[in-house]
RNA sequence: GCCCUUGUAGCUCAGUUGGUAGAGCGCUCGACUGUUAAUCGAGUGGUCGAAGGUUCAAGUCCUUCCGAGGGCG
Numbered sequence: 001g002c003c004c005u006u007g008u009a010g011c012u013c014a015g016u017u018g019g020u021a022g023a024g025c026g027c028u029c030g031a032c033u034g035u036u037a038a039u040c041g042a043g044u045g046g047u048c049g050a051a052g053g054u055u056c057a058a059g060u061c062c063u064u065c066c067g068a069g070g071g072c073g
Base pairs, nucleotide, nucleotide: 001072002071003070004069005068006067007066010025011024012023013022019056026044027043028042029041030040031039049065050064051063052062053061
């Protein structure tokens, strides 16, 4: 220098053919218990890496950049 994969909640990850963003864990409160833990219930969470473009509508499609991982030279 060229190519591929990847970036979504505090963490690990889903998200179909473009149609109002989710799970588990965590955290907070409550129930239960002599207390803690476990269990159960409720709550808490996001400008979807950045900036543009297409579209009635973009996490998803297109362009450029940034970060991470890998391959080729």
Molecule: transfer RNA
Organism: Candidatus Altarchaeales archaeon IMC4